[in-house]
RNA sequence: UGAGUAAACCGGGCAGUUGCGUACAUUCAUUGUAUGAGGAAAGUCCGAGCAUCACACAGCAGGGUAACGGCUAACGGCCGCCGAGGGCGACCUCCGGGAAAGUGCAUAGAGAUAUACCGCCGUUUUUACGGUAAGGGUGGAAAGGCGAGGUAAGAGCUCACCAGUGCGCCGGUGACGGCGUUGCUAAGUAAACCCUACCCGAUGCAACACCGACUGAAGUUGUCAGCUGGGCAGAUACUUCGAAGGGUGGCUUGAGCCUUACGGUAACGUAAGGACCAGAUAGAUAAUUGCCUUAAAUGACAGAACUCGGCUUACAGGUUUACUCACCAU
Numbered sequence: 001u002g003a004g005u006a007a008a009c010c011g012g013g014c015a016g017u018u019g020c021g022u023a024c025a026u027u028c029a030u031u032g033u034a035u036g037a038g039g040a041a042a043g044u045c046c047g048a049g050c051a052u053c054a055c056a057c058a059g060c061a062g063g064g065u066a067a068c069g070g071c072u073a074a075c076g077g078c079c080g081c082c083g084a085g086g087g088c089g090a091c092c093u094c095c096g097g098g099a100a101a102g103u104g105c106a107u108a109g110a111g112a113u114a115u116a117c118c119g120c121c122g123u124u125u126u127u128a129c130g131g132u133a134a135g136g137g138u139g140g141a142a143a144g145g146c147g148a149g150g151u152a153a154g155a156g157c158u159c160a161c162c163a164g165u166g167c168g169c170c171g172g173u174g175a176c177g178g179c180g181u182u183g184c185u186a187a188g189u190a191a192a193c194c195c196u197a198c199c200c201g202a203u204g205c206a207a208c209a210c211c212g213a214c215u216g217a218a219g220u221u222g223u224c225a226g227c228u229g230g231g232c233a234g235a236u237a238c239u240u241c242g243a244a245g246g247g248u249g250g251c252u253u254g255a256g257c258c259u260u261a262c263g264g265u266a267a268c269g270u271a272a273g274g275a276c277c278a279g280a281u282a283g284a285u286a287a288u289u290g291c292c293u294u295a296a297a298u299g300a301c302a303g304a305a306c307u308c309g310g311c312u313u314a315c316a317g318g319u320u321u322a323c324u325c326a327c328c329a330u
Stems, first nucleotide, its partner, number of pairs: 001326010012292007020036006038301001042312002045310005050204004057229004062200005068080004082096001083094004097195002102193002104189002117136002119132005144162002147159003163185001166181006208249004216241005221233004257274007
């Protein structure tokens, strides 16, 4: 200098004028002060808080997850680390428990938890019989691999080098790794069915609660998760449909945010201090002028509707940090 890998940040600020919402205050006025849309507010894919189903259950069905160790309120999330695969590398991906519980695996092929089609060797006049699984063929795969010896011809039959499995020792919290040795090895596939382990009620702020107004019809059981069992409530009760469909609450102080210190490889935790930052309800959060910071900025993706933690997707323009490879110079 170029090409990459991983992660993060910005996508605005100040002032004037005009306009709108909320809260508070009051001198009650064309008043004042404060504040007002995101990193994804999107998707609705997960997890929860909260609310209701009176309380508490068992079994079956159904669904989800799956190496190991941590974080978290929890999760299918995050962090670290192991193994397998990819990449020169920084790094990336993962469908990661079990094939010795069982079932299945089309077609082809002689044979797919086994076998002898062709072939090779031996006996025999021929026919036929015996041995073999090294060579060929079919197949995604033919039951350890490669080389040598040996044999009638061959075969882990024997030997050397490897892989896997079993056993022993060492390291590690653990997944697992290293070293040694063993005999010759009942292969593959579970994002095929399945087995094992763990987890899981339903509905959702249009939940739900209160007030007000109108005012019927049908049913006899209803409810606790879809089913069963077992329980509980009950006729001034309960359920379903309709009418009404108005108002108030829920409604924003949070498993929250910022700064600092300590602990931890990290995710994160603990402590102290600081600030309060939309709550609309037909729907406000805006328009305009000038200037600034600059590397750049209204010209990207795009607007809250109970809240929060994640994941996924979209993004004009711009910036930063660390690392890898190649080349050049010192």